This is a predicted structure of a 74-nucleotide RNA (transfer RNA) from a Cytophagales bacterium. The sequence is in RNAcentral, with records from ENA. Its mean pLDDT, the model's own confidence on a scale to 100, is 81. Rfam family: tRNA. It is annotated as a transfer RNA.
[in-house]
């Protein structure tokens, strides 16, 4: 140095391809239950969707850039 996939909630990931309320799981927190803890069983919290700019009524999502990884090539 070319090229190639990641990046979203405290963790693990979906969604992106085809733009239109940001979501699951477990995990915190509180309730039930339990003589207690554990387990179960309800509920609720939680997000600059890497950063920044562009298109667009409208961007996690399309374009451009950076940045952090990983993975092939020289």
């Nucleotide at each position: 140095g070319c090229u190639u996939c990641c990046g979203u909630a405290g963790c693990u990931c979906a969604g992106c391809c085809u733009g239109g309320c940001a979501g699951a799981g477990c995990a915190c927190u509180a309730g039930c239950c339990u003589u207690u803890u554990a387990a179960g069983c309800u509920a609720u919290u939680g997000g600059u969707c890497g950063g920044g700019g562009g298109u667009u009524c409208g961007a996690a999502u399309c374009c451009c850039u950076c940045c952090g990884g990983g993975g092939g090539c020289a």